[in-house]
């Protein structure tokens, strides 16, 4: 230097909740807030989970199935990347 790892420090993100806003919803974005994180960076390839506007079915206020939607802060694989003590 490299791999594995994860004390110490620099500094970084930011759950629940609120508020505003966008969306049928799941949820996102801003901002206020920290529960946590060493990839909580960055991607929806596999899988899992949420949702259901369309369409589906049963016969129409409402139920069934459907992801093309949504979740990287569920997993597993890709890519990149700060710090250096054991």
């Nucleotide at each position: 230097u490299c791999c594995a790892c994860g004390a110490a420090a620099u500094g970084c993100c930011a759950a629940a909740c609120c508020u505003g806003u966008u969306g049928a919803a799941a949820a996102g974005c801003a901002g206020g807030g920290a529960c946590g994180g060493a990839a909580a960076g960055u991607a929806a390839c596999g899988g899992g989970u949420c949702u259901u506007c369309c369409c589906u079915c049963g016969c129409u206020u409402c139920c069934u199935g459907c992801a093309a939607g949504a979740u990287a802060g569920c997993c597993g694989a890709g890519c990149u990347g700060c710090c250096g003590a054991a």
A computed fold for an 86-nucleotide RNA from an uncultured Desulfuromonadales bacterium, annotated as c-di-GMP-I riboswitch aptamer. It was read from a public genome assembly, where an Rfam model found it. The coordinates come from a structure-prediction model, not an experiment, and the mean pLDDT is 86.